[in-house]
Context: one part of a larger RNA
RNA sequence: UAGUCUUGAAGGAACUCGGCAAAUUUACUCCGUAACUUCGGGAUAAGGAGAGCCUUUACUUUCGUAAAGGUAACAUAAAAUUGGGGGUGGCGACUGUUUAUUAAAAACACAGGACUCUGCUAAAUCGAAAGAUGAGGUAUAGGGUCUGAGACCUGCCCAGUGCUGAUAAGUUAACCCUACUGGUUUACGCUAGUAGCAUAAGCUCCAGUAAACGGCAGCUGUAACUCUGACGGUUCUAAGGUAGCGAAAUCCCUUGUCGGGUAAGUUCCGACCUGCAUGAAUGGUAUAACGACUGCCCCACUGUCUCCAAGACUAAUUCG
Numbered sequence: 001u002a003g004u005c006u007u008g009a010a011g012g013a014a015c016u017c018g019g020c021a022a023a024u025u026u027a028c029u030c031c032g033u034a035a036c037u038u039c040g041g042g043a044u045a046a047g048g049a050g051a052g053c054c055u056u057u058a059c060u061u062u063c064g065u066a067a068a069g070g071u072a073a074c075a076u077a078a079a080a081u082u083g084g085g086g087g088u089g090g091c092g093a094c095u096g097u098u099u100a101u102u103a104a105a106a107a108c109a110c111a112g113g114a115c116u117c118u119g120c121u122a123a124a125u126c127g128a129a130a131g132a133u134g135a136g137g138u139a140u141a142g143g144g145u146c147u148g149a150g151a152c153c154u155g156c157c158c159a160g161u162g163c164u165g166a167u168a169a170g171u172u173a174a175c176c177c178u179a180c181u182g183g184u185u186u187a188c189g190c191u192a193g194u195a196g197c198a199u200a201a202g203c204u205c206c207a208g209u210a211a212a213c214g215g216c217a218g219c220u221g222u223a224a225c226u227c228u229g230a231c232g233g234u235u236c237u238a239a240g241g242u243a244g245c246g247a248a249a250u251c252c253c254u255u256g257u258c259g260g261g262u263a264a265g266u267u268c269c270g271a272c273c274u275g276c277a278u279g280a281a282u283g284g285u286a287u288a289a290c291g292a293c294u295g296c297c298c299c300a301c302u303g304u305c306u307c308c309a310a311g312a313c314u315a316a317u318u319c320g
Stems, first nucleotide, its partner, number of pairs: 001315008010306002014304001019301001028050004036041001038149001052071008072076001084299007091291002096108002112147007124133003151285003155216003160213002162209004169204003177196008217235005244278001245275001256272005
C1' cells in the first nucleotide's frame, strides 16, 4: 500500500446519478394493528411487552403452563441461524418466461374478450408423392389474427387498400372453330400467316364489412369595460376526435402557470388545458392484491460523508 474483517468522540445522508455499500431489524410467546378492498386480503401492517436460575401454590398421568416470592451478572432468544419500517406516483392485473456468456424488465406468456376460417377425405401444416400431424378429435371441436384478470366502457368514417358477396353490362389469353393467303404435295394432308366468331377466372362496375389495414379539418363574425364565444357564416371532406385522460414512459417552446412539500426542489405530488404531435381491443379510464421493475418523500439506522483514526489476519514491498 492492497484485500477481508472489527471498533469509533460529536454530528447523522451534509456523501452520491441514486442511502450504492454498510448499519438497524430479525426466532418465539402475549397484547395490539390504519387507509383502502375484488371482503379473500392489506397483516409478521404499524406499535408495544416478556424471557435466566431457585422456592411455593394451582391446574396437570408425564412434559409443561400460570400466579406469588427470592436470587447472580455489564449482558438471560447471553453464541449461531434469523424481516428495517412507513407514505405517495408510473407501468404491468397476478404465479410464471426470457437475451447459456454485459439487458429479468414496463418485454413474452397468461386466464378472460373479440374477429375470422373449418361439416370431416375438415380447415391449417409437413411432404414432387405415398402418407403423416390435426385426431383415433367433430363447431362446448380444431386452425389463424388481435387484445390481455376482474370493474365502467369501447364513439364517427366503407372515399382509399384488403376481405366477403352478387355478377346484368364492359374489357380480356391460348387452344378450338370458320373463311382466306403463302410454302410443300399427284392427292389426302402438313406447315406459316391474316381476318373473323365464340369464349374463363380476373379486372372495371354494384353492395356489405373497421375488436379488417387504417382515418377522425380550416377560415371568419358575434354578448351592456375588457376577455371569452353558448350562437352564426363560409370552404373542403368518406367522416371531421365522442366518453375519458392530459406539460403525461406522449408537451417542442419549458425549469409552462398556480398550489403542496424544503431555509432553498429542472425531479416529485395535486390542479389548469394553450393536446408542437392524447384517445377508445394499434384498446380508453380508474383500480384492491402482487413486483430482485421505476420516480419522490419520511422515520429508524449507520464511517456514505464532515474527516479520518486504531486494531486483527493475508498478500506485496524494504531491511536482517